[in-house]
RNA sequence: CGGGGUGUAGCGCAGCCUGGCAGCGCGUUCGCUUUGGGAGCGAGAGGCCCCGGGUUCAAAUCCCGGCACCCCGACCA
Numbered sequence: 001c002g003g004g005g006u007g008u009a010g011c012g013c014a015g016c017c018u019g020g021c022a023g024c025g026c027g028u029u030c031g032c033u034u035u036g037g038g039a040g041c042g043a044g045a046g047g048c049c050c051c052g053g054g055u056u057c058a059a060a061u062c063c064c065g066g067c068a069c070c071c072c073g074a075c076c077a
Stems, first nucleotide, its partner, number of pairs: 001073007010026004020057001028044006050066005
């Protein structure tokens, strides 16, 4: 430098194709059960959907340009 993939809650991920309330598991907080721990049950908090722009009534999703990381190739040494 070229090609491809990934980026969504603290962590791991789904949703994207085919636009229409942003979700799951773990973790976490509170309550109940227990003498306590552990565990179970119930409820809750937590999000710039990587960034900027465009299209649209409406964008995590489609389009354009970037950034970060990963893989492959080329180049230099």
Predicted 3D model of a 77-nucleotide RNA (transfer RNA) from an Aggregatilineales bacterium.
Model confidence (mean pLDDT): 84 of 100.
It matches the Rfam family "tRNA". The family's RNA type in Rfam is transfer RNA.
It was read from a public genome assembly.
Taxonomically the source falls in Aggregatilineales (Bacteria, Bacillati, Chloroflexota, Anaerolineae).